[in-house]
Context: one part of a larger RNA
Molecule: small-subunit ribosomal RNA, 5' domain
Organism: metagenome
RNA sequence: GAAUGAACGCUGGCGGCAUGGAUUAGGCAUGCAAGUUGAGCGGUCCGAUCGUUUCGGCGAUCGGGCAGCGGCGAAAGGGUGAGUAACGCGUGAGUAACCUGCCCCCGAAAUCGGCAUAGCCAUGGGAAACCGUGAUUAAUACCGAAUGUAGUGCCCCCCUGCAUGGGGGGGCCACCAAAGAUCCGUCGUUCGGGGAUGGGCUCGCGUCCGAUUAGCUUGUUGGUGAGGUAAUGGCUCACCAAGGCUAUGACAGGUAGCUGGUCUGAGAGGAUGAUCAGCCACACUGGGACUGAGACACUGCCCAGACUCCUACGGGAGGCUGCAGUCGAGAAUCUUCCGCAAUGGGCGAAAGCCUGACGGAGCAAUGCCGCGUGAGGGACGACGGCCUUCGGGUUGUAGACCUCUGUCACCCGGGACGAAGAAUGUGACGGUACCGGGAGAGGAAGCCACGGCUAACUACGUGCCAGCAGCCGCGGUAAUACGUAGGUGGCGAGCGUUAUUC
Repeated sequence: GAAUGAACGCUGGCGGCAUGGAUUAGGCAUGCAAGUUGAGCGGUCCGAUCGUUUCGGCGAUCGGGCAGCGGCGAAAGGGUGAGUAACGCGUGAGUAACCUGCCCCCGAAAUCGGCAUAGCCAUGGGAAACCGUGAUUAAUACCGAAUGUAGUGCCCCCCUGCAUGGGGGGGCCACCAAAGAUCCGUCGUUCGGGGAUGGGCUCGCGUCCGAUUAGCUUGUUGGUGAGGUAAUGGCUCACCAAGGCUAUGACAGGUAGCUGGUCUGAGAGGAUGAUCAGCCACACUGGGACUGAGACACUGCCCAGACUCCUACGGGAGGCUGCAGUCGAGAAUCUUCCGCAAUGGGCGAAAGCCUGACGGAGCAAUGCCGCGUGAGGGACGACGGCCUUCGGGUUGUAGACCUCUGUCACCCGGGACGAAGAAUGUGACGGUACCGGGAGAGGAAGCCACGGCUAACUACGUGCCAGCAGCCGCGGUAAUACGUAGGUGGCGAGCGUUAUUC
């Protein structure tokens, strides 16, 4: 000098765009943050219309609500950085060792049956959370059988590869499938092939500190076989062998999420990893699996633990490292706001519903950028202040005064784009931005420094005191170094200080 997610002191007019819990991955009141689907299914309630009626009602159609069964979603989006020195990340390869819901293309199919269950009804237990029994009902829920283009297994043949192997054809030997809805347009279902997308796994190279850490290892290293997985593999197990790593730093310890980037620097490099983007890991702590295309699952389940809450003491409930908000600790970090109008996501045929993602507004000079706090004229130079050699000098064209201007702020009127218009409807922001008009210099300047480094000097007070100080050093009676005043210098809605990096 540059920089910062900064903080502190003094000061503070406006706007735009950003940024804002870095410490206790400490504890959390309250509200919201994941639903949707009646064009899968049975029911139930309400309303309207029609029909019927023994007038209690019943039936049909339409519309709306409700819980339940079923489907899809809930593995995304959002948060945090605790752990992790690791194929975690980055980069480049491999997978002839693999999976992939929704989406796209192609081929083929969808036949015949079955018994349950939630809901509803009745009833029982419990303070509650909730649980049980009986009867009964539906499906695109569940189950059985059939068929098998194909697929898989087995056998045969051909082609081919860097190896384990890969690809194609044949046999008809064995095994394996399905679901309907409809507004009649379609949508959905099953099997198989291909694609796309996403992922799993493996490998080369790179990836902090110290040797006052020198030896480490028994599923350890390899083999055979088996199990397990979507899949390779000591991943697991049985047996066999005795190996494997290491001064090119093993093992142990400390520290740390990694990267694109960011800051600095002429560069090389050094430092760093907030916001934004990619990957990883975590979700009160530890462990576990279930479901599923996908999880060992933030607002799912089970077990254990700590903590908090309810309780009728028998037993239960909870998890903000989502958005706001609160307490605590801290130098320190915001609103318990508006809206789904836009973009995107989930569900739905659609209308639409949900969305603290997101779009916005609010708060904070936290940062960057822009603007303003007036402009021109005005003297042999007012008053006051300060200094003085008492002549004067300086503050200083500064003020007053005159003539103007109208940015910002203020008032009035108009008024968007963002909306996807060719057309109906749809704007939180927002009557905002912007435009026109109006009044009036009115409402808007401070902070630090002045011994040298380093731009800027005098007076008074103080008297090694009080104090200053980044370094050198000032202060003990004329201190340009302390304090105050005048003056001056620097920067300016900021200025200084502290901390940290280059």